[in-house]
RNA sequence: UAAUAUAGUUGGCAAACUUUUCGAAAGAGAGGGACGCAAAGCUCCAGGUCUAAAGCGAUUAUUGCUAUGAUGGCUGAGCCGUGAAA
Numbered sequence: 001u002a003a004u005a006u007a008g009u010u011g012g013c014a015a016a017c018u019u020u021u022c023g024a025a026a027g028a029g030a031g032g033g034a035c036g037c038a039a040a041g042c043u044c045c046a047g048g049u050c051u052a053a054a055g056c057g058a059u060u061a062u063u064g065c066u067a068u069g070a071u072g073g074c075u076g077a078g079c080c081g082u083g084a085a086a
Stems, first nucleotide, its partner, number of pairs: 012037002017032006035073001041079003045076003048071003055065004
C1' cells in the first nucleotide's frame, strides 16, 4: 500500500416498542430503549419496495393511473473512513 471481516481491546451506531413534534400518507426529527451492524458513515446514480397530496381519468362518493414524496437498517454502484492478531 492492497485485500479480508477471523481473535482481543478501546470506542461508535441504534431495530421493535414508547413519548413528543412535523407530514395528506409513506415516513422523518428529538428523548427513552437495544434487535442487530466492520461501514447500520455519506450520496437516490441504477433496480426494488412503500405512499398517492396535487394532477389526469372513470364515476358520484367511491375508484384507477401517476413521484415531483419516502426508504442508504432492500440490493448494486460511487465517495470517504477506525483499530490490527494472522
A computed fold for an 86-nucleotide RNA from Sporosarcina luteola, annotated as c-di-GMP-I riboswitch aptamer. The model forms 100% of the base pairs in the Rfam consensus. Model confidence (mean pLDDT): 76 of 100. Its Rfam family is "c-di-GMP-I riboswitch aptamer". Gene Ontology term of the family: cyclic-di-GMP binding. The sequence was found by an Rfam model in a public genome assembly. Taxonomically the source falls in Sporosarcina (Bacteria, Bacillota, Bacilli, Caryophanaceae).